[in-house]
RNA sequence: GAUUUAUAAAGAAGAGGUGAGAGAACAGGCUCAGUGAACCUCUGGCAACCUUCCGGGAACAGGAAAGGUGCCAAUACCUGCCCAAUAGGGACCGAUAAAUU
Numbered sequence: 001g002a003u004u005u006a007u008a009a010a011g012a013a014g015a016g017g018u019g020a021g022a023g024a025a026c027a028g029g030c031u032c033a034g035u036g037a038a039c040c041u042c043u044g045g046c047a048a049c050c051u052u053c054c055g056g057g058a059a060c061a062g063g064a065a066a067g068g069u070g071c072c073a074a075u076a077c078c079u080g081c082c083c084a085a086u087a088g089g090g091a092c093c094g095a096u097a098a099a100u101u
Stems, first nucleotide, its partner, number of pairs: 001101007013043005021032003026080004044072003049068002051065004081090003
């Protein structure tokens, strides 16, 4: 990188470096940003997919921990295709995890 499965309206920020963009891509909106964006480092935190433990005959459910990941503006920021008057639902695409390759 590819495939499969699962998940997403919840949750969680400070410091230093740097310096103009950022919110995946395209389009349209909207928003964040020199009162410092994105990125890097450190520290802190959130969550609980894998993991470990408890429990159990076993499996599932349940509880605890936090070693491997992930994440810490706005629903995956919203819309785009299909159903629908709207609300809403579904799909696509992307993200993350686990397994396989």